Background
Predicted 3D model of an 84-nucleotide RNA (transfer RNA) from Pirellulaceae bacterium SH461. It matches the Rfam family "tRNA". The family's RNA type in Rfam is transfer RNA. RNAcentral holds the sequence, with entries from ENA. NCBI's taxonomy places the organism under Bacteria, Pseudomonadati, Planctomycetia, Pirellulales, Pirellulaceae. Model confidence (mean pLDDT): 80 of 100.
[in-house]
Formats: sequence, C1' cells, structure tokens
RNA sequence: GCGGCUGUGGCGAAAUUGGCAGACGCGCUAGGUUGAGGGCCUAGUGGGGGCAACCCCUUGGAGGUUCAAAUCCUCUCAGCCGCA
Repeated sequence: GCGGCUGUGGCGAAAUUGGCAGACGCGCUAGGUUGAGGGCCUAGUGGGGGCAACCCCUUGGAGGUUCAAAUCCUCUCAGCCGCA
C1' cells in the first nucleotide's frame, strides 16, 4: 500500500427485507432479611435540563439518502486478521 472483520450505557452483549435503541446478564444504588457480612428478595439504574408534567442528546467521528438509519452510501479514526 491492498483486502477482510470489528466498534452499541460502567462491563459483556441483543436488536438486519430500515420502523419503540440498549432486551438479557454482570456491576452499581436504595430498601428488606442478618448481630454483622455474604447469599437471597423487592425496586431503580445511558447523559444533560426541569419542582413536576415533560424536553433535548446518544450506536467510534463527520457528512449523505430516507417520512424514518445501530442497520444503506461516502469519507475518516481505532483495534484485529490476511496479502504484498
């Protein structure tokens, strides 16, 4: 230099003829149980704003197509594999 694969909350991951983003698990927070801890049970848990109702943002980054993009197209960054 050329080709291929991968990139999604704090972590592992799911979601494909383009249609509720983050299911599920772990972790974390609060509560219950306990003398205490572990375990177990219940509820909550992406970020920002708001007293609240609610609003805005978010799939590595930028742009495009579309009523609608994690998904399709272009460029780009990072990691891994192969070829030269």